RNA sequence: CUGGAUGUGGCGCAAUGGGAGCGCGCCGGCUUUGGGAGCCGGGGGUUGGGAGUUCGAGUCUCUCCAUCCAGACCG
Numbered sequence: 001c002u003g004g005a006u007g008u009g010g011c012g013c014a015a016u017g018g019g020a021g022c023g024c025g026c027c028g029g030c031u032u033u034g035g036g037a038g039c040c041g042g043g044g045g046u047u048g049g050g051a052g053u054u055c056g057a058g059u060c061u062c063u064c065c066a067u068c069c070a071g072a073c074c075g
Stems, first nucleotide, its partner, number of pairs: 001071007010024004018055001026042005048064005
């Protein structure tokens, strides 16, 4: 430099263009002498940034950024 993949709560991941969710973790309560386990409830996201298409975008298009993979180049 070229091509490709990925980017969503703290972490790991879902989500046919039409209600942003699951598991773990976190907080509170019940239970226990206490802890763990179990049960019940709760908070936490401007979906990497920007623009576009659309009545409507996490999803489609363009651009930029970050990480990873492959290739090219390297007197």